[in-house]
């Protein structure tokens, strides 16, 4: 330097359920809690996809990064 993501160390995130708040809804915020995650960090005006509301339809307005993708990064056996 490259590759890979471990049975290592350090540090991190937090599904479902439940409680409370917001939203017509997808969903979201806080608490609780760990199913899992090597990017479960960030990006929804770079793209695909899924979902919701409205509409006769074209479509319009939204949600999801824990679906793919893009992008940045810690440790470090070999």
């Nucleotide at each position: 330097a490259a590759g890979g993501a471990a049975c290592a160390a350090a540090g991190g995130c937090a599904a479902a359920c439940c409680u409370g708040g917001g939203g017509c809804g997808a969903c979201u915020c806080a608490g609780c809690g760990a199913c899992g995650c090597a990017a479960a960090g960030c990006u929804a005006u770079a793209g695909g996809g899924a979902c919701u509301g409205c509409g006769g339809a074209g479509g319009c307005a939204g949600u999801c990064a824990g679906c793919c993708a893009g992008u940045u990064a810690c440790c470090g056996g070999u």
This is a predicted structure of a 78-nucleotide RNA (c-di-GMP-I riboswitch aptamer). It was read from a public genome assembly, where an Rfam model found it. Model confidence (mean pLDDT): 76 of 100. The model forms 95% of the base pairs in the Rfam consensus.